[in-house]
The RNA shown here (Bacterial RNase P class A) has 382 nucleotides and comes from an uncultured Pseudomonadota bacterium. Its Rfam family is "Bacterial RNase P class A". By type it is a ribozyme. It was read from a public genome assembly, where an Rfam model found it.

C1' cells in the first nucleotide's frame, strides 16, 4: 500500500415562524398561559417465548405439536454464550435439521451378473470325478479339448460392488495365514461432560437415507387489550306449536279402611336424565335446568385497561463469555378513523429501508451513508 474477516456507535444538523398531541402547574375556565416530553434499528413478518386478563375450582390419560452433542445464561424459548464433533476456507473466521440404521417397515433412475443378505457378464483353475483325441520312453506317463465342479485375486458397469497395500500359501484363488492401516470391543489416563488419547483382544463386514415412516429422551391448556373491569341507558322475564317425568325422602290436601297403613294430587330437596363450559377425544370437574323447535325485540355510549418497566444510564465487582451482584442516578410516546406536520434560510455525509396502538426478550427479512476497534493474508522498502 492492497485484499479480506468480525464487533461497536449513529440514522442528517442548526435557526426562525405557524400548527398537532400528552403530562405538570396557573388562572380571567378561554380548544387560554408557562414549562417539560413526543416513532425504529428494524416500529416490518406475526415466526417463537413470556408478563398481564379471562375461561376456572384445575386434574389424569390418549392423540397431536415442538426440540434433539455437552455445559452454562435467562422469566422463558425453537434464543444467546462457551466447549466437543463434522463441513467450507490458505487464514482471520464461518455454517450445521448434531439422539438411534444391529427394533421394524420403506426408498435409491440408468448401467451392471448383482445394490440388503445377495452374485457370475468377460475371465482364472482343472487339484478331485467322468469322457474323447494325440504323442511316446506303453506308464495309474505327458499334452490338448469338453463336462460335473472350484473361485471372486484380474477386467467391465456404476456415485457406491462381500475392507486396503504387501508378503506367503493354493490347482487357481480368497483374511486362508502374517505385517501395517481400517473396523469392532476396550483396561487405563485427561476432562463436570460431550469427547480425546489408548495398553490389550478379535480375522472382523452389517453401505447410504430418519430434513423417510418409525424408536428413544425432554417440554407443552386455551383465547387474547376487539382480553377484561366499571358506569349510564334501553328493551319484551315476549308470542306460538309439540313432547314429557323416572326414582328416593319430607310436608300439605283428598279418598279408602286394616286407626296407622295404602292410593292419588300438589310442593320442596336429592339422584337420574338433558343442556352448556373446560383447544381435539375419553375420564373427571363446574354451572344450569322439565325439554325441543319456530317467529320477534333492545343495546353496542362513556370511563378504564394505557405505560414505572424481567426499564435506561454510570461506576465498581465476579465470570473466558452470555450474564449476574452492589451502589448511584434518570423518567424516556400513549393516539383513539389514529397526534410529532408545513414554510424559509444555512451547512453537509445530499438522506436508503421505512411510522408505535397492551408491554417485553429473541429470531428472520429490507436497507443509503458516516465514524471507529480488533484480527488474517499478500506485495514493496528498511
Nucleotide at each position: 500500500g492492497g485484499a479480506g474477516u468480525u464487533g461497536g456507535c449513529u440514522a442528517g444538523a442548526c435557526a426562525a415562524c405557524c400548527g398537532c398531541u400528552c403530562g405538570u402547574g396557573g388562572c380571567u375556565u378561554g380548544a387560554c398561559c408557562a414549562c417539560g416530553g413526543g416513532a425504529g434499528g428494524a416500529a416490518a413478518g406475526u415466526c417463537c417465548g413470556g408478563g398481564c386478563u379471562c375461561c376456572a375450582u384445575a386434574g389424569g390419560g390418549u392423540a397431536g405439536a415442538g426440540c434433539g452433542c455437552c455445559a452454562g445464561g435467562u422469566a422463558a424459548c425453537g434464543c444467546c454464550u462457551g466447549g466437543g464433533g463434522g463441513g467450507c476456507g490458505a487464514g482471520a473466521g464461518u455454517c450445521c435439521a448434531c439422539g438411534g440404521a444391529a427394533a421394524g417397515u420403506g426408498c435409491a433412475a440408468c448401467a451392471g451378473a448383482a445394490a440388503g443378505c445377495a452374485a457370475a457378464c468377460c475371465g482364472c483353475c482343472g487339484a478331485a470325478g467322468c469322457a474323447g483325441c494325440a504323442g511316446c520312453u506303453u506308464g495309474u506317463c505327458u499334452g490338448c479339448u469338453g463336462c460335473u465342479g472350484g473361485u471372486a485375486a484380474g477386467g467391465g458397469u456404476g456415485a457406491a460392488a462381500g475392507g486396503g497395500u504387501g508378503c506367503g500359501g493354493u490347482a487357481a484363488g480368497a483374511g486362508c495365514g502374517c505385517a501395517c492401516c481400517g473396523c469392532a470391543g476396550g483396561a487405563c489416563u485427561g476432562g463436570u461432560a460431550a469427547c480425546a488419547g489408548g495398553a490389550c483382544u478379535g480375522g472382523c463386514a452389517c453401505g447410504g437415507c430418519a430434513a423417510a415412516c418409525c424408536c428413544c429422551g425432554c417440554u407443552c391448556g386455551g383465547a387474547g387489550c376487539a382480553a377484561g373491569a366499571c358506569c349510564a341507558a334501553a328493551u319484551a322475564g315476549g308470542a306460538g306449536a309439540g313432547c314429557a317425568g323416572g326414582u328416593c325422602g319430607g310436608c300439605u290436601g283428598a279418598a279408602g279402611c286394616u286407626u296407622g297403613c295404602u292410593u292419588u294430587a300438589g310442593u320442596c330437596g336429592g339422584c337420574a336424565g338433558c343442556g352448556c363450559g373446560c383447544g381435539a377425544c375419553c375420564c373427571g370437574c363446574g354451572c344450569g335446568u322439565g325439554u325441543u323447535c319456530u317467529c320477534g325485540g333492545g343495546u353496542a355510549g362513556g370511563u378504564u385497561g394505557c405505560u414505572u418497566g424481567a426499564g435506561g444510564u454510570g461506576u465498581g465487582u465476579g465470570g473466558c463469555g452470555a450474564c449476574g451482584c452492589a451502589c448511584a442516578u434518570c423518567c424516556c410516546a400513549g393516539a383513539g378513523g389514529a397526534a410529532u406536520g408545513g414554510u424559509u434560510g444555512u451547512c453537509c455525509a445530499c438522506g436508503a429501508c421505512a411510522g408505535a396502538a397492551c408491554c417485553c426478550g429473541g429470531c428472520u427479512u429490507a436497507u443509503c451513508g458516516g465514524c471507529u476497534g480488533a484480527c488474517u493474508c499478500c506485495c514493496a522498502c528498511u